[in-house]
RNA sequence: GGGUCUGUAGCUCAGGGGUUAGAGCAGUCGGCUCAUAACCGAUUGGCCGGUGGUUCGAACCCACCCAGGCCCA
Numbered sequence: 001g002g003g004u005c006u007g008u009a010g011c012u013c014a015g016g017g018g019u020u021a022g023a024g025c026a027g028u029c030g031g032c033u034c035a036u037a038a039c040c041g042a043u044u045g046g047c048c049g050g051u052g053g054u055u056c057g058a059a060c061c062c063a064c065c066c067a068g069g070c071c072c073a
Stems, first nucleotide, its partner, number of pairs: 001072007010025004018056001027043005049065005
């Protein structure tokens, strides 16, 4: 340099045009326990990598850019 895939919560991921973006783990509070862990309940946390475009409507489609993985040279 070329090709390809990925980027969504602190972490691992789901969501593949339309209601308020979800789950598990982690965190916080409470229950249980003599106590801790486990378990149970509640709760906090993301305007979806950036800019532009398409559309009535974009996390989702398109272009470019940024970061990372893999392959080729």
Transfer RNA from a Candidatus Peribacteria bacterium, 73 nucleotides, folded computationally. Taxonomically the source falls in Candidatus Peribacteria (Bacteria, Bacteria candidate phyla, Candidatus Peregrinibacteriota). It matches the Rfam family "tRNA". The family's RNA type in Rfam is transfer RNA. The coordinates come from a structure-prediction model, not an experiment, and the mean pLDDT is 83. RNAcentral holds the sequence, with entries from ENA.